[in-house]
RNA sequence: AUGAAUGUUUUCUAGGGUUCCGUGGAUAUUUUAUAUCCAGACUGGUCCGAGAGAAAACACACAGUUUUUCUGUGACACGGAGGGACAAAAGCCCGGGAGAU
Numbered sequence: 001a002u003g004a005a006u007g008u009u010u011u012c013u014a015g016g017g018u019u020c021c022g023u024g025g026a027u028a029u030u031u032u033a034u035a036u037c038c039a040g041a042c043u044g045g046u047c048c049g050a051g052a053g054a055a056a057a058c059a060c061a062c063a064g065u066u067u068u069u070c071u072g073u074g075a076c077a078c079g080g081a082g083g084g085a086c087a088a089a090a091g092c093c094c095g096g097g098a099g100a101u
Base pairs, nucleotide, nucleotide: 007058008057009056010055011054012053015048016047020045021044022042023039024038025037026036027035028034029033060074061073062072063071064070076096078099082094083093084092
């Protein structure tokens, strides 16, 4: 310097903001309800959500096994700034990136 490989999906969590619900405040009305506006340094529900978090299923590779089948293994992983989407933000995507060792 080049090539190949470190798989896919689902559920959940860390985390995230504010489209909707709820909550709180203000105003108005036919008054305890409804409507409008504001608030995510509002706990929450819906929602988004990890390569380097968890679990499961499937797939693939290798080895063993009584061909059918079944079992086992599949490691390691520090990381900006900036940009992007959805309502918006993020450990999401760019990205096992740029870099570092």
Molecule: Guanidine-I riboswitch aptamer
Organism: Allobacillus saliphilus